The part of an RNA shown here (small-subunit ribosomal RNA, central domain) has 348 nucleotides and comes from a metagenome.
[in-house]
Context: one part of a larger RNA
RNA sequence: UUGGGCGUAAAGGGCGUGUAGGCGGACAAUCAAGUCCGGUGUGAAAGACUUCGGCUUAACCGAGGAAACGCGCUGGAAACUGGUAGUCUUGAGUACUGGAGGGGAAGCUGGAAUUCCUGGUGUAGGGGUGAAAUCUGUAGAUAUCAGGAAGAACACCGGUGGCGAAGGCGAGCUUCUGGCCAGUAACUGACGCUGAGGCGCGAAAGCGUGGGGAGCGAACAGGAUUAGAUACCCUGGUAGUCCACGCCGUAAACGAUGUGCACUAGGUGUCGGGGGGAUCCCCCUCGGUACCGUAAGCAAACGCGUUAAGUGCACCGCCUGGGGAGUAUGCUCGCAAGGGUGAAACUC
Numbered sequence: 001u002u003g004g005g006c007g008u009a010a011a012g013g014g015c016g017u018g019u020a021g022g023c024g025g026a027c028a029a030u031c032a033a034g035u036c037c038g039g040u041g042u043g044a045a046a047g048a049c050u051u052c053g054g055c056u057u058a059a060c061c062g063a064g065g066a067a068a069c070g071c072g073c074u075g076g077a078a079a080c081u082g083g084u085a086g087u088c089u090u091g092a093g094u095a096c097u098g099g100a101g102g103g104g105a106a107g108c109u110g111g112a113a114u115u116c117c118u119g120g121u122g123u124a125g126g127g128g129u130g131a132a133a134u135c136u137g138u139a140g141a142u143a144u145c146a147g148g149a150a151g152a153a154c155a156c157c158g159g160u161g162g163c164g165a166a167g168g169c170g171a172g173c174u175u176c177u178g179g180c181c182a183g184u185a186a187c188u189g190a191c192g193c194u195g196a197g198g199c200g201c202g203a204a205a206g207c208g209u210g211g212g213g214a215g216c217g218a219a220c221a222g223g224a225u226u227a228g229a230u231a232c233c234c235u236g237g238u239a240g241u242c243c244a245c246g247c248c249g250u251a252a253a254c255g256a257u258g259u260g261c262a263c264u265a266g267g268u269g270u271c272g273g274g275g276g277g278a279u280c281c282c283c284c285u286c287g288g289u290a291c292c293g294u295a296a297g298c299a300a301a302c303g304c305g306u307u308a309a310g311u312g313c314a315c316c317g318c319c320u321g322g323g324g325a326g327u328a329u330g331c332u333c334g335c336a337a338g339g340g341u342g343a344a345a346c347u348c
Base pairs, nucleotide, nucleotide: 003320004319005318006317007302008301012316014201015200016199017198021194022193023192025088026087027086029084030083031082033081034080035077036076037075038074039073040072041071042070043069049065050064051063052062053061054060091191092188093187094186095184096183097182098181099180103177104176105175106174107173108172109171110154114150115149116148117147118146119145120144121143125136126135162169163168206247207246208245209244210243211242215241216240220236221235222234223233258315259314260313261312262311263310266292267291268290269289270288271287272286273285274284275283276282277281297304298303321348322347323346330341331340332339333338
């Protein structure tokens, strides 16, 4: 609960695609469902309202009246909404010409580093810390040189720089592939916006099967520290981290800010295009990104401020005191872990 809200107080769905539904550009015509006006019928009486009247008054009672609105029938109006048929190009899309990009997938290749193995040189330490010890080394380590193997990640470039709907995406090359921007104004002619359900995507961790395993490293073991030390520090180290396929479906999935469109001073930087003047450079314009900030406006304040948290419209999601509790229960999804939906008693 016909209200007010959702950056930080409770509250934007993790993100997209899209069904039903809701909403929808310009012009002229027509219909008359919505809408508006009139007529008429009905909505019993009592009651309520109002004007009178009767009990001494009032309560109470009696008579008359009006309005209101609902529904039906009927006549009319045509601005708006809607229906029908038609036209248009500015919304949307297509085409063409260019452009930028760590967007996605697969394959191939590369160098630095690390660890291990083999061999050479070489000798007593190395490693680690606040200090140590566990550990490692005369069976020759550390260091250094040469060769080999493996896995993972790609220094510099690198940037509040780019791309993606979000999650996210950085070595190079090739192939396949999605989106975006600008310009031209040729084509379609409202084809649009949003979107309950549905469907798809979705970091990390985790799960299943099979591979792989260099480094790192939950658990675990040992050494320290300490009153203790199930930690912080050190030496090791399994799962995992990596790959393929399949699940899971969560997050401070954050801009803690839903999507779309329109309108409302500017200034500075940067990325990608176009045009002009001119060739130190400057101006105009379209699209992104970041900061400052008003003439404004908003806001509890912080702050936001053409990338709005301003002013409006359309549609969706969500909130309604704290705890109990994202618990119980039911349903549903999952191999499981658990996820989705989601109370109440009681209490302050």